[in-house]
RNA sequence: GCCCGAGUGAGGGAACCGGUAGACCUGAUGGCCUCAAAAGCCAUUGCCCGAAAGGGCGUGCGGGUUCGAAUCCCGCCUCGGGCA
Numbered sequence: 001g002c003c004c005g006a007g008u009g010a011g012g013g014a015a016c017c018g019g020u021a022g023a024c025c026u027g028a029u030g031g032c033c034u035c036a037a038a039a040g041c042c043a044u045u046g047c048c049c050g051a052a053a054g055g056g057c058g059u060g061c062g063g064g065u066u067c068g069a070a071u072c073c074c075g076c077c078u079c080g081g082g083c084a
């Protein structure tokens, strides 16, 4: 230099053919249970605005296509593999 694969919450990881982003597991926080704990059960758990209701943004970064993009296209970055 060329080719292939990957990048999504705190961690793993899902999202089928472009149509509710974060299912599910782990972790964390609060609660229930207990004499106390462990185990178990329930709730919450990206960021911003807001008293709340609600709204906006967010899938490595920047653009594009589309009514609509994690998903398709272009460029770039990082990691892994292969070729030279």
Base pairs, nucleotide, nucleotide: 001083002082003081004080005079006078007077010026011025012024019067027045028044029043030042031041032040046057047056048055049054060076061075062074063073064072